[in-house]
Background:
Predicted 3D model of a 1486-nucleotide RNA (small-subunit ribosomal RNA) from a Herpetosiphonaceae bacterium. RNAcentral holds the sequence, with entries from ENA and SILVA. The coordinates come from a structure-prediction model, not an experiment, and the mean pLDDT is 86. The source organism's lineage runs through Bacteria, Bacillati, Chloroflexia, Herpetosiphonales and Herpetosiphonaceae. Its Rfam family is "Bacterial small subunit ribosomal RNA".
RNA sequence: UGGCGAGUUUGAUCCUGGCUCAGGACGAACGCUGGCGGCGUGCCUAAUGCAUGCAAGUCGUGCGGGCACCCCUUUGCGGGUGCCAGCGGCGGACGGCUGAGUAGCGCGUGGGUCACCUGCCCCGGAGUGGGGGAUAACCCGCCGAAAGGCGGGCUAAUCCCGCAUGUCCCCGCAUCCGCGGGGAAAGCCUACCGGCGCUCUGGGUGGGGCCCGCGUCCCAUUACGCUCGUUGGUGGGGUAAUGGCCCACCAAGGCUCUGAUGGGUCGCUGGUCUGAGAGGACGAUCAGCCAGACUGGGACUGAGACACGGCCCAGACUCCUACGGGAGGCAGCAGCAAGGAAUUUUCCGCAAUGGGCGCAAGCCUGACGGAGCAACGCCGCGUGGAGGACGACGGCCUUCGGGUUGUAAACUCCUUUUCUGGGGGACGACCACGACGGUACCCCAGGAACAAGCCCCGGCUAACUACGUGCCAGCAGCCGCGGUAAGACGUAGGGGGCCAGCGUUGUCCGGACUUACUGGGCGUAAAGCGCGCGCAGGCGGUGGCGUAUGUGCCGCGUGAAAGCGCCGGGCUUACCCCGGCGAGGUCGCGGUACACAGCGUCACUUGAGCCUCGGAGAGGCCGGUGGAAUUCCGGGUGGAGCGGUGAAAUGCGUAGAGAUCCGGAGGAACACCAGAGGCGCAGGCGGCCGGCUGGCCGAGGGCUGACGCUGAGGCGCGACGGCGUGGGGAGCAAACCGGAUUAGAUACCCGGGUAGUCCACGCAGUAAACCAUGCACACCCGGUGUGGGGGGCCAAGUUCUUGGUCCUCCGUGCCCAAGGUUACCUGAUGAGUGUGCCGCCUGGGGACUACGAGCGCAAGCUUAAAACUCAAAGGAAUUGACGGGGGCCCGCACAAGCAGCGGAGCGUGUGGUUUAAUUCGACGCAACGCGCAGAACCUUACCCAGACUGGACAUGAUGCUGCAGGCGCGGGAAACCGCGCCGCCUGCGAGGGGGCAUCACAGGUGCUGCAUGGCUGUCGUCAGCUCGUGUCGUGAGAUGUUGGGUUAAGUCCCGCAACGAGCGCAACCCCCGGCGGCUGUUACCCGUGUCAGCCGCGACAGCCGGGUCUAGCCCGGAGGAAGGUGGGGAUGACGUCAAGUCCGCAUGGCCCUGACGUCUGGGGCCACACACACGCUACAAUGGCCGGGACAAUGCGUUGCCACACCGUAAGGUGGCGCUAAUCGCCUAAACCCGGCCCCAGUUCAGAUUGGGGGCUGCAACUCGCCCCCAUGAAGGCGGAGUUGCUAGUAACCGCCGGUCAGCCAUACGGCGGUGAAUCUGUACCCGGGCCUUGUACACACCGCCCGUCACGUCAUGGGAGUUGGGAACACCUGAAGUCCGUGGGCUAACCCCCCGGGAGGCAGCGGCCGAGGGUGGGCCCGGCGACUGGGACGAAGUCGUAACAAGGUAGCCGUACCGGAAGGUGCGGCUGGAUCACCUCCUUU
Repeated sequence: UGGCGAGUUUGAUCCUGGCUCAGGACGAACGCUGGCGGCGUGCCUAAUGCAUGCAAGUCGUGCGGGCACCCCUUUGCGGGUGCCAGCGGCGGACGGCUGAGUAGCGCGUGGGUCACCUGCCCCGGAGUGGGGGAUAACCCGCCGAAAGGCGGGCUAAUCCCGCAUGUCCCCGCAUCCGCGGGGAAAGCCUACCGGCGCUCUGGGUGGGGCCCGCGUCCCAUUACGCUCGUUGGUGGGGUAAUGGCCCACCAAGGCUCUGAUGGGUCGCUGGUCUGAGAGGACGAUCAGCCAGACUGGGACUGAGACACGGCCCAGACUCCUACGGGAGGCAGCAGCAAGGAAUUUUCCGCAAUGGGCGCAAGCCUGACGGAGCAACGCCGCGUGGAGGACGACGGCCUUCGGGUUGUAAACUCCUUUUCUGGGGGACGACCACGACGGUACCCCAGGAACAAGCCCCGGCUAACUACGUGCCAGCAGCCGCGGUAAGACGUAGGGGGCCAGCGUUGUCCGGACUUACUGGGCGUAAAGCGCGCGCAGGCGGUGGCGUAUGUGCCGCGUGAAAGCGCCGGGCUUACCCCGGCGAGGUCGCGGUACACAGCGUCACUUGAGCCUCGGAGAGGCCGGUGGAAUUCCGGGUGGAGCGGUGAAAUGCGUAGAGAUCCGGAGGAACACCAGAGGCGCAGGCGGCCGGCUGGCCGAGGGCUGACGCUGAGGCGCGACGGCGUGGGGAGCAAACCGGAUUAGAUACCCGGGUAGUCCACGCAGUAAACCAUGCACACCCGGUGUGGGGGGCCAAGUUCUUGGUCCUCCGUGCCCAAGGUUACCUGAUGAGUGUGCCGCCUGGGGACUACGAGCGCAAGCUUAAAACUCAAAGGAAUUGACGGGGGCCCGCACAAGCAGCGGAGCGUGUGGUUUAAUUCGACGCAACGCGCAGAACCUUACCCAGACUGGACAUGAUGCUGCAGGCGCGGGAAACCGCGCCGCCUGCGAGGGGGCAUCACAGGUGCUGCAUGGCUGUCGUCAGCUCGUGUCGUGAGAUGUUGGGUUAAGUCCCGCAACGAGCGCAACCCCCGGCGGCUGUUACCCGUGUCAGCCGCGACAGCCGGGUCUAGCCCGGAGGAAGGUGGGGAUGACGUCAAGUCCGCAUGGCCCUGACGUCUGGGGCCACACACACGCUACAAUGGCCGGGACAAUGCGUUGCCACACCGUAAGGUGGCGCUAAUCGCCUAAACCCGGCCCCAGUUCAGAUUGGGGGCUGCAACUCGCCCCCAUGAAGGCGGAGUUGCUAGUAACCGCCGGUCAGCCAUACGGCGGUGAAUCUGUACCCGGGCCUUGUACACACCGCCCGUCACGUCAUGGGAGUUGGGAACACCUGAAGUCCGUGGGCUAACCCCCCGGGAGGCAGCGGCCGAGGGUGGGCCCGGCGACUGGGACGAAGUCGUAACAAGGUAGCCGUACCGGAAGGUGCGGCUGGAUCACCUCCUUU
């Protein structure tokens, strides 16, 4: 005995912080569903209106009478029974309902009442004698529609009134004894014993009235406020009773920041729900109290009322009416209407309990006891149990094997709660009496029978697949799902949860330590008032004594019952009910303790203050004074510019500027000293001198004796800007003007320039008023500067003084320990450990706003919300990325250089356009001579047309078929279709191969490269990317990998909380370069090694010198074919780009199936006004042409390369040797060299274009091939902005070969050799990259983020001429009922008299005060609507700009002022929450 968390801000992290969820509860409602029983509960809204019935009557034992009947007949003034209205009595003040009002002594709790009442009931005392009067009923008459009423007459009582008595009671007087005065009564019944009453009085029980302490919601945007019967007194009235309750008079008080007054809301409590508790929320049912009874007012009666089912008046409403008048009050039970999401029967009974009346019988009782309706709640039960696999059927999924639904079903056996039928049958009651009820319960029979749903399944949160859908439809509590594979939508299967219910909605508590008393915070997250003085308040040093208010303990009282906890008992259990014990208060009384606090008192000195002597200082105010500089003015010299900027221009200047010299005027600010130095509370304060003045520090230890700390309000001070009045005005400078810049430039830059800046006085009162850190005190390691003071020691100095060092007090900086902190950081100047007091915070936006209020001349300041909206907004730190940040360093990156491209013609590719189609893909680098290493057909995927269907191609099954195949003929462009003929082996079954039909299927270059595999591009051959263990950090993460050197390199070395390791780098592999050995098809040529193959050697910073930390390495040198990776290749880390490819291939899903498949003919991919990319050829003389001559290498070749010879001008042709190739061929290499011509010309340059003639390949060169010859000879004279490649055998130039290929649009691509340069030992700049560091509001990462106006839509809201409604008061007028007072000439039974009559007393009437309501009036408070208007929030891709985040390209921000389409700009002052570089200073380390 009791405390649980999760999701969501980020790329990730920690913190702050809000939102949301899981729990419990309900007088509930709604959706779907629904078998039974028990116990409860059931108008939360309209205190809205109510038809009908019922809910309070009773008593004949109080009284007279009426009606009906009976009896005796003693027929009478007889008796009896029943019923009835009336008089009279008691009750109708209880019970029942409701929650409007009420913030109040209303309620709760504890007290007081010497300031009080109490019918009926109980106990006690005393009495009950004798008279009188009236009036209902009734009768008669009258009025009225009615409701009702009036007059006359008769009558009784427990009705009314005198008199007597009086224990006793009351009043007055009084110290006591006492004295004086006043005051009662009712009878009835009787089987006569008695009973019930009545009167006075005392006491009691129970019930009430009044008073007091304490407790009891929200708003201060309700307060220098409220109050006139107000506060008190005296006297009186009134009441059962105190009192200002009421009245007259007197005084001027009373309440209030401990929240008066006002406004809003509300019945209070026991308790209920929740919570670990503290607390929070609520106040249904039950119980106590209060209040109300149509609304408002009022009294009467009574023990009790200002009276729910009584009265009077007024009002609203409804009803009746003969219009003259009347009647009514469900917030009692049922019921109706209405409102609403929503709440029951016009039931039965007085049998029980309780109440009223009665002697009683009894009557009445919608209190109550029950039943009915409603799953509204709680509790209990059931819808079956056992067996049953081969795991049925069906459904769903599937990788096609199976899995799952699932022992589930079927089926077999069994049971009967419930149900139905029958029988018995209660308790509740003490004699009788039972509504419930033939109910509960018991027994018998029947039969698995009549009985399961709802929500959920992305995470939180338990439960997964398929299909459909395609940012649609929809879901959603939060985060979020849905844009073609959705576990999140819908459906299905399956699963999870609960179960006669399940979900949803609403509300409350919880979680929320998210108002924090328990139990939070405020440097940067929200939060320290700009600073001081200080009233109230809070808190307060040391010792003693007293007191006992707080505080502790003990006892007593109370804290109703129910409820709650525990124990026990009764319903079959449980819910429910009963009994006992406990628990529950800030409560009251008594006692006790005295540590602490309080209070009182005495004392003390350490807190605080005073005094004395010294000291430093831009502390404040006032007056005076000085020099430098700027500007202006005068004069001199002088003569063309000055000024200004990135560059300029505006501007100034020949009327003499600028420059320079002299003189003068005026205003403002005070260089050096000067320091993170000093002073001040903060703002702030800086030449010098004087005057006045505040504070501070040190030393001394004399005085006071706690005099203290803090400080809500309040008061004062308060930069800059701003305002008022008056001065002043040199410079500077918002606004403004001009010049530039720019797309624009209301800016940045430049030239001018006014307020202002200055002074005096007054106002204003803000700031990044910041150390973003309130004040005071105490305690808790050190180090080192600096300013002021004191002391010790040492040294110098005659003194004055100066220096060093140590100690100490006060200030001001830095570094650091412990500790603190989310971290950053802080760290005796705390953000540490504590105490006291104040201020402030509670998600972001709206909003430093609106309204209200205060202040202000104004600008505006202070205080300060809500609707609405968002799921975040934030702080610190981390890793990246980025920067018009920094440092270091690379790269043909730039520079230096060579050759180009961009201009021309042509080739090719692409865009675009065109087209029947111009198939498709590739799109910055990294698409564009790319896929295409070969589009005339084919290819071919496109278009047109014609055809074919199990297919052009694969596998399998079933049935049929001697079919395959070949030839011929016909149609046709072909494919194809149709017809005819021939036709294998053989063991006669079948098989191989084929055809036809059918079924599984084939086929698709159709879609999705955003479903994929594989492969590839790119950063990038860049030097990086990671891991294990350890360590550091709460963590993301860091360290290692940073640092000092070095390298091509994370290459190596050193250092180091790291030590190692992996993928990368390098090396290992291949080619080339030197040498050696071996071998020898071919070659040369007869033996060799120039050649080839194989094997090996060689290079490693190895040697020398220098530098360096003598480690790594670098520089130079020698040797060497080669030297610092020798040259080249292959090799591409973790990853990035949803990069590319479904049309190479593979492949999930989707789609087509006489077609999106297949075949064929033809066309297209080759189009062409254009544009771009990559190339080729040129523009010529370093050249072109002609002739002659020289030197390669890689490769390729048998449907091939082709020698040689001949023909042809040539392409080529014919014949044909050799070669499966170191053997033969392609194969003349070309540039080059020699000789010649050309002579600068659109040419003997250039070759496009076109005409003609040929050749070759091929089925076929029309669209659309290549080559040759002749002719034609175009543009083009070296190319704008811009741009590409290359650092050596490279660029450039020159040719050669190959693949693909019938041929070829190849100028491409891949290789090969020949000739063979120039420039750079530089890193400021452009581009890309690496490392370190810095800032960041970026993280789909700067192609990022993001601000404001404008336009449109939606929503809520402020202002607003007004309009409309509500609320509470106030002033005046009017004034019902009614109490009270006065009057009372009218009326009047009891009593009195001298009684015709009069009197006392009473009544009507009238008057007065008060008075509900009504009216009038001016204000106050709150709300609705409102033309128009202000901003705000939100919304997918609208417009304009680019303000902010990187130095955001003018650092940003704060306050203020002015200006501007807008963000914003500028001025003045301030802040760092500014990057970068330099300097100064300090610190740390050595």